Notes
Predicted 3D model of a 1468-nucleotide RNA (small-subunit ribosomal RNA) from an uncultured prokaryote. Rfam family: Bacterial small subunit ribosomal RNA. The sequence is in RNAcentral, with records from ENA.
């Protein structure tokens, strides 16, 4: 150790006891006491209240303590500390008495009702039950004495005297009864101070107080009659929710905040309401009466109960024990005592529920066993840990022994008091004897064996602990942050570890950190927070000075702050937890003596705050109320005059031939005051602007008088307060919400046009709000500065002027120290101090709802809460964005060629399709891309057939040389049969190397993950950036350098600068080409010489050109003018083959894009293993309504056809390249010379020229498509090849929105060659030939740099994000109402009761009595007041639920309202 349900209770048991109050004997003993009988002569039966005792009763004390529980209660309680008007049984001390009398009555008998509780009636009887009466004080009335009143009860036990006994009677002693004082302690009661919330504020009629009675133990409106109107309340009345209060407990450094279980003082309640009664004490948890609700017994008339005592049951709950032993101790009650009672107690039993102790061993023990994780396969690790050895035995467990808690009580003997007594009783002492539930106690000792005897959480960071397996954004975890989507130290599982430890962890709660309610100890400019402003009550603060008080404040003594607990310091349990002694404290409360500084009171007195005053002055859009003035709009009348006027981005709607606009002339009516005009001024704010005129309020300056603290600030209160709106009544030009209409859009209830009405003006009221801002409340002192402006004032100085300096009052822009989160304030403070007042306490819900005050609405003011979010915000920082700004660059755009897009055709993709149409690449940056070339092969796909250590690698083992001929099946792979072959090295043992066959380790996979990766590649971008160290700035992210003035193709370079300096990026070094020189001199080259040829460098020769290929030279802004800062630079010129980087190319910085690739290639992990591996054959990647990119080829005369001529360059060639000649119309074949290449071939350069024809036609253009007929290639061109000849002769007459390349030897045009490759290019990659146009320029488009600005972005505008709505869902307001639940007030009703009233009925004591009877009192009875439940109207307030409905919150649709100039600046 029931925190819930003060919920309902079965059974037992918790309060009785006295026979020494009393009648008396229903049970139960004893001695055999006495009597009776009966015999068996010592035994049995029976009687006898005679005794121990004792049931019921009478009558006494006590059941008002002990025990429980915490529902009421916010004060009728607690607590602390004070006070008086009282009461106290039993105890204790003290005083005094205890005479004498009288009537009932239960027990019992007997009749009698009733099932039962329980009665009713006759009759007897007792008492320490009841009634009188006498006594009567230091009590009690009355004014002291005097008077007067007021009480009672005796009984038992002993022993002794007296006595023949009985019996009686007196005395003593105990115990008991009555009176009456004290002390104690208790009980009422009374005022102060303290005791949780909620402000949306009025409460009260016995109320408040005063006289007088009643009533109380007593004060007291406690209760009446009567009088007077009062009493509380913002310092929080009333009324609602919650709550038992204290010591103390928890936490906190500490002030505090929570709590109020055990222990312990108090109150309350005892089914619920209510109500007395006994009583010393009750308005009574185991009493009584009444009413309600339950339960339970009934014979249906009637009873009967009350565990919130201690067990115990249901029941409610996450949850709380035995229906246990004793009265041995402690204590309570009765009793004269033995004793009886006692679920208080002790004490056991049950729960690791908390707290202390204690075990579960201890040493040694490396082969570091075995097993088990792991592993980079060596090992590590579990780990001396276990096994094994050698000890010990606590604790449990067996025997055996055994304290203490016991002290009482009783007997017997001695003394002392008492006494006549040696009795009786008491006391002291001595001594005998006894009394333990717990208990099979604590404790000791023996016995045996390591024997029986560890578990729980957690290892991602906070945080001590790591590894591996399984899952795979799924199971799951989780305090917060967050983990889990195929490599999880975050889940689950195991090994490992960590911490605790008979516990361990979780969940609940409280306090800490939380200076996050801040007294100690915060704040309000932009984060949440100054009331819109003044004026002023109560309150709070207050200036010099002297006396004074002693309230505050300080000290000291005294009380009292119960005990336990807290904390010391000692003791007692073998430690400890506990227990126990002492002390200290308990911070407070009251009393009280002091002191006098400083606050406050009281008293005088100052003048430095505050005010008053000078017919004295200054500035000024202060305010009101009256007039008047010109411009301009507008309308209206007239007059000229004629087609358009207005309006926009462009336009319509409007106006206008009925004469508009335009322009003159008049007239008219409201409104507003240009220029002066100013970060000027005035006002308390809101706000206040032509100009006089009246009235009127404040500010400031110098000098003087005067008042004396008369002052700040201000809760409520008053008042004044823009714009919009409200009422009435007036006006009404211009403007312009609403609306109409015209645009504009998708849409268009907008923005832009064209009208227009409230309302804007004004008189009188309301209204009370704005981002009413300086977002900065008033007042006061006090802190460098210099340079403006407004408006006073005199002094001083001079250079006398529109002068300087010095002093005021105000207004603004800088600035130092301070200060601040940073902005940024900074003598007009947001600095340093005081005094006051207002306000905040995460966002949202929301300045909402309801309720109250306020208003004519509208609305304003006061002001929640459920729910729900993990953040909302603030200032700055970097970066990324902008229909932001500068600056710049780039085929970016402009000027210009040529294209694409339309034709048909390649060729790649989408998509269909299909047994497959393998796979990959998808904005740029994927599509003529991987594929530098798919008939078979490739190939990775699909169909069917085969094969399993495998088509490949290593390694064992057995056999065999390896190879091969031939037939046969079969598509082939492959199988069967068969034929030759017997090889090489050799130490002769054997080996190699290949092939069959067998077994297992392995192989194989173009299978998945490019989101696990390497390596590589694309791109922003060849764009001119990126970054680092030190150093300085900053609280910090971070800056500075890198910004700024120039310049550049450049962060190229130069200045300047808190920077100084480095780096990887630019450039430069490097290939190529442009020009030169030099070396060298074949296969190229040929100028001079010589030879030859029809003719060619053919030949000797030669080295001069050209060319090849090695090596230098050149170019640097170097030089000269000019700009420029005299720097970098740039323009212009000279020279030069080239000039400002000559042209090209190769290089591509931090980075970015989970870009791309696991199918080149390598790789981690998973997955497949007679298959997802390997063979073979066919067929597919080549389909085709269609869409798209990217070519080529045209469309033609700058051109086609024919002929005839010329001029490259880089390439490749032996499985090649293939000359000349013959054949073929061609393709091409045949033959084969040269050539491993500056020697020969390919090879024909083609556009060009030249001449010649077509003449604008679908052609002499254009060539698809289709027929036929060849040719090469190859095992083989059917799906599927490329060429060729005949024939065919399609589309197309220059291409719509759109959109691409290109800045010079480029664009465009022309052929040529390679790589791949049997063949097979319109594609790719190179080579040359021809050779242009054009750029004024950076306004726009696209894309980049750099610096600024703005931001609610940060996945960075493809962000971010607002509201409406069909819909679902979640709390909540409001609702016609409905139902509960507490209460007010007005009334009915009135049980039990208590007071009172009584003329009914009835009555022993007492008085009287004439003995009938009377009276006093009583009783029932009825009645009057009070009142519980009940009831009835009629209000309040909560609580549930309610069709419909507000707006809140989460998920969809529609649109884009904010954030950028957010595309109309945005808000209030």
């Nucleotide at each position: 150790g029931c925190u819930u349900a003060a919920c309902a209770c079965a059974u037992g048991c918790a309060a009785g006891u006295c026979g020494u109050g009393c009648g008396g004997a229903a049970a139960c003993g004893a001695a055999g006491u006495g009597g009776a009988a009966g015999c068996u002569u010592g035994c049995u039966u029976c009687c006898a209240g005679g005794c121990g005792u004792c049931g019921a009763g009478c009558g006494g004390c006590g059941g008002a303590c002990g025990g429980g529980u915490g529902a009421g209660u916010a004060a009728u309680g607690c607590u602390u500390g004070g006070g008086u008007a009282u009461c106290u049984g039993c105890c204790c001390u003290g005083u005094u008495g205890u005479g004498g009398g009288g009537g009932a009555u239960a027990a019992c008998a007997g009749u009698u009702g009733g099932a039962a509780a329980c009665g009713a009636c006759u009759g007897c009887u007792a008492a320490u039950a009841c009634c009188g009466c006498a006594u009567a004080a230091u009590a009690c009335c009355u004014g002291c004495u005097c008077u007067g009143u007021u009480a009672a009860a005796a009984g038992a036990g002993c022993g002794g005297a007296u006595c023949a006994a009985a019996g009686g009677u007196g005395g003593c002693c105990u115990c008991u009864u009555c009176u009456u004082g004290a002390a104690a302690g208790c009980u009422a009661u009374c005022g102060c101070g303290a005791u949780a919330g909620g402000a949306u504020a009025g409460c009260u009629u016995g109320u408040u107080g005063g006289u007088g009675a009643g009533g109380u133990a007593a004060c007291g409106g406690c209760u009446c009659a009567c009088c007077a109107a009062g009493g509380c309340g913002a310092c929080g009345a009333u009324c609602c929710c919650u709550a038992g209060c204290u010591g103390g407990u928890c936490u906190g450094a500490g002030a505090g905040g929570a709590u109020g279980a055990u222990c312990a003082g108090c109150c309350a309640c005892a089914c619920u309401g209510g109500a007395a009664c006994u009583g010393a004490g009750a308005c009574a948890c185991g009493g009584u009466c009444c009413a309600g609700a339950c339960u339970c017994c009934u014979a249906c008339g009637g009873g009967a109960g009350g565990c919130a005592g201690c067990a115990g049951u249901g029941g409610g709950g996450a949850a709380u024990a035995u229906u246990g032993c004793a009265c041995a101790a402690u204590g309570g009650g009765c009793g004269a005592a033995a004793g009886c009672c006692u679920g208080a107690u002790g004490c056991a039993g049950c729960c690791a529920u908390g707290c202390c102790g204690c075990g579960u061993g201890u040493g040694u023990g490396a082969a570091g066993a075995a097993g088990g994780c792991u592993u980079u396969c060596g090992g590590g690790u579990u780990g001396u840990a276990a096994a094994g050895c050698a000890c010990u035995u606590u604790c449990a467990g067996c025997g055996a022994g055994g304290a203490g808690g016991a002290a009482a009580g009783g007997g017997u003997a001695u003394u002392g008091c008492u006494u006549a007594a040696u009795a009786c009783g008491u006391a002291a002492u001595a001594u005998c004897u006894g009394u333990g539930a717990c208990g099979u106690u604590a404790c000791u000792c023996g016995c045996a064996g390591a024997a029986g005897a560890a578990g729980c959480a957690c290892c991602g960071g906070c945080u001590a602990a790591c590894u591996c397996c399984g899952u795979g954004c799924c199971a799951g975890c989780a305090g917060c942050c967050g983990c889990g989507g195929u490599a999880a130290u975050a889940c689950g599982g195991a090994g490992g570890g960590u911490g605790c430890a008979a516990g361990c962890g979780u969940u609940a709660a409280u306090c800490g950190g939380a200076a996050u309610u801040a007294c100690u100890g915060g704040g309000c400019g932009u984060a949440a927070a100054g009331c819109g402003c003044g004026c002023g009550u109560a309150g709070g603060u207050g200036g010099u000075u002297a006396a004074u008080u002693a309230a505050g404040u300080c000290a000291g003594a005294u009380g009292u702050g119960a005990a336990a607990g807290c904390c010391c310091a000692g003791g007692g349990c073998u430690c400890a937890a506990c227990c126990u002694u002492g002390g200290a404290a308990c911070u407070g409360c009251a009393u009280u003596u002091g002191a006098a500084a400083c606050u406050g009171g009281u008293u005088g007195a100052c003048u430095a705050g505050a005010g008053u005053u000078u017919u004295g002055g200054u500035a000024g859009a202060g305010g009101g109320u009256g007039g008047u003035a010109g411009a301009a709009u507008u309308u209206c009348a007239g007059g000229u005059g004629u087609a358009g006027c207005g309006g926009u981005g462009a336009a319509a709607u409007g106006c206008g031939u009925a004469g508009a606009g335009a322009u003159c002339u008049g007239a008219a009516g409201g409104a507003a005051u240009a220029c002066c005009a100013g970060u000027g001024g005035c006002g308390a704010a809101g706000g206040c602007g032509g100009c006089c005129a009246c009235c009127u309020g404040g500010a400031c300056a110098a000098a003087g008088a005067c008042u004396g603290a008369c002052a700040c600030u201000g809760a409520g209160g008053c008042g004044c307060g823009a714009a919009g709106g409200c009422g009435u009544g007036g006006g009404g030009a211009g403007c312009a919400a609403a609306c109409g209409g015209g645009a504009u859009u998708a849409g268009a209830u907008a923005c832009c046009c064209c009208g227009g009405u409230a309302g804007u003006c004004c008189a009188c009221g309301c209204a009370g709000u704005a981002a009413a801002c300086g977002a900065u409340g008033u007042c006061u002192a006090u802190u460098a500065g210099a340079a403006g402006u407004u408006u006073g004032u005199a002094a001083u100085c001079c250079u006398u002027g529109a002068g300087a300096u010095u002093u005021g009052g105000g207004u603004g822009g800088c600035g130092c120290a301070g200060c601040u989160a940073a902005c940024g304030c900074a003598u007009u403070a947001a600095g340093u101090u005081g005094a006051c007042c207002g306000c905040c306490u995460g966002g949202g819900g929301a300045g909402u709802a309801c309720g109250g005050c306020c208003g004519c609405a509208a609305g304003g003011u006061u002001a929640a809460a459920a729910c729900u979010c993990a953040a909302a915000u603030g200032a700055a920082u970097u970066g990324a964005c902008g229909g932001g700004g500068g600056c710049c660059c780039g085929c970016a755009c402009a000027a210009g060629c040529g294209g694409u897009g339309g034709a048909g055709c390649a060729u790649g993709u989408g998509g269909u399709u299909u047994a497959a149409u393998u796979c990959g690449a998808u904005g740029c940056a994927a599509c003529g891309c991987g594929a530098a070339g798919a008939a078979c092969c490739u190939u990775a796909c699909c169909u069917a057939c085969u094969c399993u250590u495998g088509a490949c690698a290593u390694c064992c083992a057995c056999a065999g040389a390896a190879u091969u001929u031939a037939g046969c099946a079969g598509a082939g792979a492959u199988g069967c049969u068969u034929u030759a072959g017997u090889g090489c090295c050799u130490u002769c043992g054997g080996g190699a190397a290949c092939u069959g066959u067998g077994a297992g380790a392995c192989a194989g996979g173009u299978g998945c993950u490019g989101c696990a990766u390497g390596g590589c590649u694309g791109u922003c971008g060849u764009c001119a950036g990126c970054u680092c160290g030190u150093g300085u700035u900053g609280u910090g992210a971070a800056a500075u350098g890198u910004u700024g003035g120039g310049u550049u193709a450049a962060g190229u370079c130069c200045c300047g600068c808190a920077a100084c300096g480095a780096g990887c990026g630019c450039a430069a070094c490097c290939c190529c080409u442009a020009u030169c020189c030099u070396u060298a001199g074949u296969u190229g080259c040929c100028a001079g010489c010589a030879c030859g040829u029809a003719a060619u460098g053919g030949u000797g020769g030669g080295a001069a050109c050209u060319c090849u290929a090695g090596g230098g030279a050149g170019a640097c802004u170097g030089c000269c003018g000019g700009u420029g800062a005299u720097a970098a630079a740039c323009c212009g010129g000279a020279g030069g083959a080239a000039g400002g980087u000559g042209g090209g190319g190769a290089c591509g910085a931090c980075g970015u894009c989970a870009a791309g690739u696991c199918a080149u290639c390598a790789u981690g992990g998973c997955c497949c293993u007679u298959a997802c591996g390997a063979g073979u054959a066919g067929g597919g990647c080549u389909a085709c309504a269609c869409a798209c990119g990217u070519g080529c080829u045209a469309c033609a005369a700058u051109g086609g056809u024919a002929c005839a001529u010329a001029c490259a360059a880089a390439g490749g060639g032996u499985u090649g390249c293939g000359a000349a000649g013959c054949c073929g119309c061609g393709a091409g074949g045949u033959c084969g010379a040269g050539c491993c290449a500056a020697u020969c071939c390919c090879a024909a350069a083609a556009a060009g020229u030249g001449u010649a024809u077509c003449g604008u036609a679908g052609u002499c253009c254009g060539g698809a498509u289709u027929g036929g007929a060849g040719u090469c290639u190859g095992c083989a061109a059917c799906u599927c090849g490329a060429c060729u000849c005949c024939a065919u002769g399609a589309a197309g007459u220059c291409g719509g929105a759109a959109u691409c390349g290109c800045u010079a030897g480029u664009a465009a045009u022309c052929g040529u060659a390679g790589a791949u490759c049997a063949g097979a290019a319109u594609g790719c990659u190179a080579c040359g030939g021809u050779g242009a146009a054009u750029a004024c320029g950076u306004u726009c488009c696209c894309g980049g740099g750099c610096c600024u600005u703005g931001u609610a972005c940060a996945c960075a505008c493809c962000g971010c994000c607002c509201g409406u709505c069909a819909c679902a869902c979640c709390a909540u307001g409001g609702g016609a109402g409905u139902g509960g639940g507490c209460u007010g007030c007005a009334c009915c009703a009135g049980a039990a009761g208590u007071a009172g009233a009584u003329a009914g009925c009835u009555u022993a004591a007492c008085c009287u009595u004439u003995c009938g009877g009377g009276g006093a009192g009583g009783g029932c009875g009825u009645u009057u007041a009070c009142c519980a439940c009940g009831g009835u109207g009629u209000g309040g307030u909560u609580c549930a639920u309610g069709a419909c409905u507000g707006g809140g919150g989460u998920g969809g649709u529609c649109g884009u309202a904010a954030c950028a100039a957010g595309g109309u600046a945005g808000c209030c």